[in-house]
RNA sequence: GCCCCCAUAGUUCAACGGAUAGAACGGAGGUUUCCUAAACCUUAAAUCCAGGUUCGAUUCCUGGUGGGGGCA
Numbered sequence: 001g002c003c004c005c006c007a008u009a010g011u012u013c014a015a016c017g018g019a020u021a022g023a024a025c026g027g028a029g030g031u032u033u034c035c036u037a038a039a040c041c042u043u044a045a046a047u048c049c050a051g052g053u054u055c056g057a058u059u060c061c062u063g064g065u066g067g068g069g070g071c072a
Stems, first nucleotide, its partner, number of pairs: 001071007010025004018055001027043005048064005
């Protein structure tokens, strides 16, 4: 330099182009307990950036950024 893949809660992952973007673990509050842990209930929290296509984009297209891999 060229090519391919990936980017979603704090973490690990879901989401035929259409529902309020979900789950687990973790965080916060509560119940229970002498206390802690466990269990149960409640709750906060995310689509890498900028454009484009579309009635509608996490999803498709273009460019960029970051990470990983391959060739030279």

The RNA shown here (transfer RNA) has 72 nucleotides and comes from a bacterium.
It matches the Rfam family "tRNA". It is annotated as a transfer RNA.